[in-house]
RNA sequence: GAAGCGAGUGUGGAUCGCGGCCGCGUGCCCUCGGGCGCCGGUCGAGGAAAGUCCGAGCUCCACAGGGCAGGGUGCCGGCUAACGGCCGGGCGUCGCGAGGCGACGGACAGUGCAACAGAGAGCAGACCGCCGAUGGCUCACGGCUCCGGCCGAGGGCACAGGCAAGGGUGAAACGGUGGGGUAAGAGCCCACCGCGCUCCCGGUGACGGUGAGCGGCACGGCAAACCCCACCCGGAGCAAGGCCAAGCAGGGGCGAGGGGCGGCCCGCGCCACCGUCGUCGCCGACGGCGACAGCCCCGGGUAGGCUGCUCGAGACGGCGAGCAAUCGCCGCCCCAGAGAAAUGAUCCACCUCCGGCUCGCCGGAGACAGAACUCGGCUUAUUCCGCUUCCCAU
Numbered sequence: 001g002a003a004g005c006g007a008g009u010g011u012g013g014a015u016c017g018c019g020g021c022c023g024c025g026u027g028c029c030c031u032c033g034g035g036c037g038c039c040g041g042u043c044g045a046g047g048a049a050a051g052u053c054c055g056a057g058c059u060c061c062a063c064a065g066g067g068c069a070g071g072g073u074g075c076c077g078g079c080u081a082a083c084g085g086c087c088g089g090g091c092g093u094c095g096c097g098a099g100g101c102g103a104c105g106g107a108c109a110g111u112g113c114a115a116c117a118g119a120g121a122g123c124a125g126a127c128c129g130c131c132g133a134u135g136g137c138u139c140a141c142g143g144c145u146c147c148g149g150c151c152g153a154g155g156g157c158a159c160a161g162g163c164a165a166g167g168g169u170g171a172a173a174c175g176g177u178g179g180g181g182u183a184a185g186a187g188c189c190c191a192c193c194g195c196g197c198u199c200c201c202g203g204u205g206a207c208g209g210u211g212a213g214c215g216g217c218a219c220g221g222c223a224a225a226c227c228c229c230a231c232c233c234g235g236a237g238c239a240a241g242g243c244c245a246a247g248c249a250g251g252g253g254c255g256a257g258g259g260g261c262g263g264c265c266c267g268c269g270c271c272a273c274c275g276u277c278g279u280c281g282c283c284g285a286c287g288g289c290g291a292c293a294g295c296c297c298c299g300g301g302u303a304g305g306c307u308g309c310u311c312g313a314g315a316c317g318g319c320g321a322g323c324a325a326u327c328g329c330c331g332c333c334c335c336a337g338a339g340a341a342a343u344g345a346u347c348c349a350c351c352u353c354c355g356g357c358u359c360g361c362c363g364g365a366g367a368c369a370g371a372a373c374u375c376g377g378c379u380u381a382u383u384c385c386g387c388u389u390c391c392c393a394u
Stems, first nucleotide, its partner, number of pairs: 001390006010350007018044006025038006046368001050379002053377005058237004070233005075089005090104001091102004105228002110226002112222002127167002129163003134160002136157004141152004175193006194217001195215005200209003241307004250298005257274002260270003278292006314333001316331006351366007
């Protein structure tokens, strides 16, 4: 240097304090079951409790089935309740290496994009450059001639034209190296490399092969551009949800009678006694009707209380399966549960580090942070450290 673990306001003790639960301990109070205290016992934050970024359990609501829209995921195999997580592997890429990183399906379904520079940016292109074989123009030479020219060989120009090797631009310029070939060149041809297709071999597969054959190369890049393909996805959240239920408002009933006797009983009738004429309004007025106070009941339900609530995909230990993630079996344990509020303080002795000096004392430091329905992950924060394996250099 690389990878991975471990423990974490260090350890032991004393005193005081706070929150939950328990007590056939105890004091006071009341509506007799609790409330408020005291005492005793017991438990009392984290590896991230955090961010709320994914995935689930649980609860309520919605939902015939299928499709569209929208969102997410995206190499292969495995693990898991599930995941965008984890493990193992493949490929690419970076690193001398241990190892790191990767949205890593599809660019012959279609549409689109490529700034600047550059001649040219997709079935392209010619600025410099190379050539100018062929055609053209031109200068000598030779031959022929019907004197207009014609033929042959040679030099020059760079006009037509050919080329894409070299230079140059760019993130990217329509395979690379070498040879042949040519006027110059070019997969134009050949060898090797690369690429594509078909098969063979190995592998569950991604994929791999100094395997065989075919093809001169056609098929450049971008899908964290639209899109296509495959798979997945209902919404809200413990302020979910359930139970009980003051007061106020709403609905209903009673709202002057009670007692004795007769009669089988009721309606009813008779008798005496006791008590009282609640308030207001109306009328056909010594009787009725209605409203209100008051009392009782009812439904929904606010405050409030109880529940959900913490025993769970649980922690620890051992054995076994597996490379591993993970899984199985056995043993053992109960580990905060609320109000938004508790989980602390002081002292003593040691521990580690830093500073100072009169060398055994003094001073300082020991992080990030903090539960609230519960789990599995990811990400982020973090002091002093400790351990294991591996790499490079000496």
Notes
Predicted 3D model of a 394-nucleotide RNA (Bacterial RNase P class A) from a Longimicrobiales bacterium. The coordinates come from a structure-prediction model, not an experiment, and the mean pLDDT is 76. A source record names the gene rnpB. The model forms 90% of the base pairs in the Rfam consensus. The sequence is in RNAcentral, with records from ENA. It matches the Rfam family "Bacterial RNase P class A". Gene Ontology terms of the family: ribonuclease P activity, tRNA processing and dimeric ribonuclease P complex. From the family's description: Ribonuclease P (RNase P) is a ubiquitous endoribonuclease, found in archaea, bacteria and eukarya as well as chloroplasts and mitochondria.